RNA sequence: UUCUUCGGGGUUGGGUGAAAUUCCCUACUGGCGGUAAAGUCCGCGACCUGUAAAAACGGUUUGUUUUUAUGGCUGACCCGGUGUGACUCCGGGACCAACAGUAAAGUCUGGAUGAAAGAAGAA
Numbered sequence: 001u002u003c004u005u006c007g008g009g010g011u012u013g014g015g016u017g018a019a020a021u022u023c024c025c026u027a028c029u030g031g032c033g034g035u036a037a038a039g040u041c042c043g044c045g046a047c048c049u050g051u052a053a054a055a056a057c058g059g060u061u062u063g064u065u066u067u068u069a070u071g072g073c074u075g076a077c078c079c080g081g082u083g084u085g086a087c088u089c090c091g092g093g094a095c096c097a098a099c100a101g102u103a104a105a106g107u108c109u110g111g112a113u114g115a116a117a118g119a120a121g122a123a
Base pairs, nucleotide, nucleotide: 001123002122003121004120005119006118013025014024015023027107028106029097030096031044032043033042034041039095040094048072049071050070051069052068053067054066055065056064057063077093078092079091080090081089099110100109101108
């Protein structure tokens, strides 16, 4: 450098209601790299979105889609203990989780049998 494979988890039990796995109580889950082992530190990806170029389609006003490049946006933690070192371990108490649909959703359904940070292997 090229190719191949892999690459996100979770609503238990009850309450109200005509209707909720969406509300209320309770329960449950935690992508990738770094670093003393991390959902909350640092960085990245995903979702959403701007700009530019190219291609396709529609059409003569210009629009739509895809790809590539490059930007924007992007949630949440403290206390005690051990230790050379931990916002990462142990104990305790908190907090957070894109968009569309639907009785208001981190957990259901959908874009997605997708894409990607990256991991492994082969040449």
FMN riboswitch aptamer (RFN element) from uncultured Acetatifactor sp., 123 nucleotides, folded computationally. Lineage of the source: Bacteria > Clostridia > Lachnospirales > Lachnospiraceae > Acetatifactor. Model confidence (mean pLDDT): 83 of 100. It matches the Rfam family "FMN riboswitch aptamer (RFN element)". Its family is annotated with FMN binding in the Gene Ontology.